This is a predicted structure of a 593-nucleotide part of an RNA (large-subunit ribosomal RNA, domain I) from a Candidatus Aminicenantes bacterium.
It matches the Rfam family "Bacterial large subunit ribosomal RNA". Gene Ontology terms of the family: ribosome and structural constituent of ribosome.
Context: one part of a larger RNA
């Protein structure tokens, strides 16, 4: 120096633990916001640094309610002062306060600051204070008002709304490239990825100018199938339907015209014309167009105005220039019938039941081991509770709970019942033949663009530019065009339910992780710290059943570090604390050089 035993230092592996992640299930909820949000600066405690709470009323006021002896938030003990059975602390409701930024809203601005306006207060008055007010856009209502006569522009006030934040679905308007084709242009990625715009608890579509195929069906959406089939496709890569089964839900509906009254506005105008018959009276009536109410009317075996007749239509009153009858209009009563997710529309009450605190809730002892019993021995009892968690080891019977069962002053929630409340009450079938049945629309043409379909034989759907019909003896469409048949009614809306998502919230489960795992984060983490900045972004968990966390005494320069002495089952459990592998370092001691 080496190996080797042994017994240390160092070091954090591994074992176990688990306060914290993941993933999924399920209920509720799908919003917050100028009533100033969401996310922040600053402040606030007797002593107060941080993090929780809160906001000058400032770890909290008021007040309904729950609960019932302590209570005054953590890190974090202690001291000081208080509070509480007249009910404190603590949970839950409802409400007051809620500085300063920040949509940021009085102007400005380098966020959390500066600097105003007009009103009121405070003062004898000023200055200053204090409280409220003054952005912008829309929309509706009003007062005013140019050039320029009416007017319109433009102002001004008054009222109501909007902005802005938020995980994902969802709808539109915009719209790539890496890729793939083993290159690469068409093509493919993909109408993805971004970006804007918008909404809702879902959005979107949606009641056939829709498929079928000579049978037929009957709105939208969603899952299985058809089917990786028919087709598209430098027929390459690769894209990829549809009929038509099966099955989840189920819901129909309202306008524009004709036509009829009524306003208003322009024109015309002394005849027509004032529901009909007959007379009288009116005559700014009346007739044409436009525009507004109201009623009519909604459809494809075509409907639908009008016109004639025919069946049917509760009951009083009024009323249509005047009398008489017929006919029409319009009001209360009464019946019946529906209703607020479309189909007309607001709620309000009352109740149910959910929900925001809570409550009540069965049964075990001895003895032994041991620091401790839940553990073993015995001998018991519950169970609609043998789910979990904690108790000094392992507990159905000791706590907390569980199974069941019960509970709201006061909010909030229901596709629930009730009242109130609102609505509709005329049609039906037939005849005729004069009226309508969504126009810069269908549709061509040309350039795109969606459709499984890449311009093809390309039809169908959307339109940027040209042309550009028909009105039911009419239109569309049936995959190019005709024709024959069949089928539907475009150019206007509106509509639940099934179908998509979960950031936040509540419960549960996991052959899911257990601290280099698991979220980046178990710990005061999106922090420390890096970057001008977008951005990027850690490490770090464990004493003990209880701090009983080591009086006291000793070395020592020492609040270091260590001997003893005490707690303590245990101190090689002593806060640098559970086990405590290994590299490394050491000390004895025995062999080899």
């Nucleotide at each position: 120096a080496g190996c080797a035993u042994a017994c240390g230092g160092g070091g954090g592996a591994u074992g176990c633990c688990u306060u914290g992640g993941u993933g999924c299930a399920g209920g509720a909820a799908g919003g917050c916001g100028a009533c100033g949000a969401a996310g922040g600066a600053c402040g606030u405690g007797g002593c107060c640094a941080g993090c929780u709470g809160c906001g000058a009323a400032a770890a909290g006021c008021u007040u309904c309610g729950g609960u019932g002896a302590g209570c005054c938030g953590u890190u974090a003990a202690a001291c000081a002062g208080g509070c509480u059975u007249u009910g404190a602390c603590c949970c839950g409701g409802a409400g007051a306060u809620g500085u300063c930024c920040g949509a940021a809203u009085g102007g400005g601005g380098a966020a959390a600051c500066c600097c105003a306006u007009c009103g009121a207060g405070g003062u004898a008055a000023a200055c200053c204070c204090u409280c409220g007010u003054u952005a912008u856009c829309c929309u509706c209502a009003u007062c005013u008002g140019a050039a320029u006569c009416c007017a319109u522009a433009g102002g001004g006030u008054g009222a109501g709304g909007a902005a802005g934040c938020a995980a994902a679905c969802c709808c539109g308007g915009g719209g790539a490239a890496g890729u793939g084709a083993a290159c690469c242009a068409u093509c493919u990625c993909a109408g993805u990825a971004c970006c804007c715009g918008g909404a809702g608890g879902a959005a979107a579509a949606g009641a056939a100018a829709u498929c079928a195929a000579c049978c037929g069906a009957g709105a939208u959406u969603c899952c299985c199938c058809u089917a990786g089939u028919a087709g598209c496709g430098g027929c390459g890569a690769g894209c990829g339907a549809a009929c038509g089964g099966g099955g989840a839900a189920c819901a129909g509906c309202c306008c524009a015209a004709a036509c009829c009254g009524c306003g208003c506005a322009u024109a015309u105008g002394u005849a027509a014309g004032c529901u009909c018959g007959a007379g009288u009276g009116c005559g700014u009536u009346g007739u044409a167009u436009g525009c507004g109410c109201g009623g009519g009317g909604u459809c494809g075996c075509g409907g639908g105005a009008c016109u004639c007749a025919g069946c049917g239509u509760g009951g009083c009153c009024c009323u249509g220039a005047c009398u008489c009858g017929a006919c029409g209009g319009g009001g209360c009563c009464g019946a019946a019938g529906a209703g607020u997710u479309a189909c007309a529309a607001a709620g309000a009450c009352c109740g149910a039941u959910c929900u925001u605190a809570g409550c009540c809730g069965a049964a075990u002892g001895u003895u032994c081991u041991g620091g401790a019993a839940a553990g073993a021995a015995c001998a018991a009892c519950c169970g609609u509770a043998g789910g979990a968690g904690g108790u000094g080891a392992u507990a159905g019977u000791c706590c907390u709970g569980u199974a069941g069962g019960c509970g709201a002053a006061a909010g909030g929630a229901u596709g629930c019942g009730g009242u109130u409340c609102u609505c509709u009450u005329a049609g039906c079938g037939g005849a005729g033949u004069u009226c309508c049945c969504a126009a810069g629309u269908a549709c061509c043409a040309c350039g795109g663009g969606a459709c499984a379909c890449g311009u093809g034989a390309a039809a169908u759907c959307c339109u940027g530019u040209g042309g550009g019909a028909a009105u039911u003896c009419g239109g569309g469409a049936g995959g190019a065009c005709c024709a024959u048949c069949u089928u539907c009614c475009a150019a206007g809306g509106c509509u639940a339910a099934a179908c998509a998502c979960u950031a936040a919230c509540c419960u549960g489960c996991a052959a899911c992780c257990g601290a280099u795992a698991g979220u980046g984060a178990a710990c005061c983490a999106g922090u420390a710290c890096c970057g001008u900045g977008a951005g990027g972004g850690a490490a770090a968990g464990g004493u003990g059943a209880a701090a009983a966390g080591a009086a006291c005494c000793c070395c020592u320069g020492u609040u270091a570090g260590g001997g003893g002495a005490g707690u303590g089952a245990a101190a090689u459990a002593g806060u640098a604390c559970c086990u405590g592998a290994a590299a490394c370092c050491g000390u004895a001691u025995g062999c080899u050089u």